C1' cells in the first nucleotide's frame, strides 16, 4: 500500500470516474504560439419538492443558470400494476382521487432555495476546492373561491 472481517460515522439531486476538459513535473518534436507521451493531479448538476407494502419496466418532478450542467457508472422517494389503507354523511360494493398531513382540477392570495454574480477571507505552485456576507424561483405545501360519483343499508332534515 493492498485484501478480509467487525464497529463507528456519512449519502438519496445523492455517490462515483475509465472518456473528454484542464493543471503541474519529466521527456520527445517544433523557431514561438503549440502538439505528443508518462507521472502526479484538478473538475465532472445549483437549489426546492418527494417514501404504506410488494413487483416488473432502458425509468423519475419543479425550478435557476446558460456552463463540458460534455460522456459515462451505480443508486434513488417518480409513473405504471396488484395488495393494504385514507376521502367521497355514516357501512358495504364498485368507480374516481390520493398516501396517513391521505381527492383531482380550475382561478386568485401569501410565502419558501442554493449556485452564478458581487464583496471579504482561507488552501493549493497551478487547474482549483473551501468559509463568511448580500439577491432572487418553479412545482409541491398552505389560505380563499369553484369544483367534485352510482347502488343497496342506516341515520338525519
Nucleotide at each position: 500500500a493492498g485484501c478480509a472481517u467487525a464497529c463507528g460515522g456519512g449519502u438519496a439531486g445523492c455517490g462515483c470516474c475509465a472518456g473528454g476538459a484542464c493543471u503541474g513535473g519529466c521527456g520527445g518534436c517544433g523557431g514561438c504560439g503549440g502538439u505528443c507521451g508518462c507521472c502526479a493531479g484538478u473538475u465532472g448538476a445549483c437549489g426546492a419538492g418527494g417514501u404504506g407494502g410488494g413487483g416488473g419496466a432502458u425509468c423519475u418532478c419543479g425550478g435557476a443558470g446558460g456552463a463540458u450542467u460534455c460522456g459515462g457508472c451505480g443508486g434513488g422517494u417518480g409513473a405504471c400494476c396488484c395488495c393494504c389503507g385514507g376521502c367521497u354523511g355514516c357501512u358495504c360494493a364498485c368507480g374516481g382521487c390520493c398516501g396517513u398531513g391521505a381527492a383531482a382540477g380550475g382561478c386568485u392570495c401569501a410565502g419558501c432555495a442554493a449556485a452564478c454574480c458581487c464583496c471579504g477571507g482561507c488552501g493549493g505552485c497551478g487547474a482549483c476546492g473551501c468559509c463568511g456576507g448580500g439577491a432572487c424561483a418553479a412545482a409541491g405545501g398552505g389560505g380563499g373561491c369553484c369544483g367534485g360519483g352510482u347502488g343497496a343499508g342506516c341515520g338525519g332534515g
The RNA shown here (glmS glucosamine-6-phosphate activated ribozyme aptamer) has 157 nucleotides and comes from Caldinitratiruptor microaerophilus. Rfam family: glmS glucosamine-6-phosphate activated ribozyme aptamer. From the family's description: This entry contains a glucosamine-6-phosphate activated ribozyme that is found in the mRNA for GlmS. GlmS is an enzyme that uses fructose-6-phosphate and glutamine to generate glucosamine-6-phosphate. The literature on the family includes a 2006 paper in Nat Struct Mol Biol by Jansen et al., "Backbone and nucleobase contacts to glucosamine-6-phosphate in the glmS ribozyme". Rfam classes the family as a riboswitch. The prediction has a mean pLDDT of 79. The organism belongs to Caldinitratiruptor, within Bacteria.